Annotation: c-di-GMP-I riboswitch aptamer from Paenibacillus sp. IHBB 10380, 93 nucleotides, folded computationally. The prediction has a mean pLDDT of 83. The RNAcentral record of the sequence draws on Rfam and Ribocentre. RNAcentral records the identical sequence in 2 taxa.
[in-house]
RNA sequence: UACAGCAAAAAGCACACUAUUCGAAAGAAUAGGUCGCAAAACUACAGGGGCUACCGCUUGUGUUUACACAGGUUAUGCCAGCCAGUUGCCUGU
Numbered sequence: 001u002a003c004a005g006c007a008a009a010a011a012g013c014a015c016a017c018u019a020u021u022c023g024a025a026a027g028a029a030u031a032g033g034u035c036g037c038a039a040a041a042c043u044a045c046a047g048g049g050g051c052u053a054c055c056g057c058u059u060g061u062g063u064u065u066a067c068a069c070a071g072g073u074u075a076u077g078c079c080a081g082c083c084a085g086u087u088g089c090c091u092g093u
Stems, first nucleotide, its partner, number of pairs: 002093004012037002017032006035081001041086003047083002049079003056073007
């Protein structure tokens, strides 16, 4: 440096769920929790993919013509524990 993770050691992270907070939502933060993880570390316009839709646009209905309700659509909002990229511990070859 490359590849591999069957076994060992030392550490690390923390799904669902619960509580509180933020958010329109998706989701996030903190604490508990421990499903799992050899990258479950970091990177979210400028790789792919996914989630959400306050606002905007649009359709319908009501109608006081400006609002309300319902549907559709749209990232500028998110997800790295979907793949990916970057860096990296231990052991083995």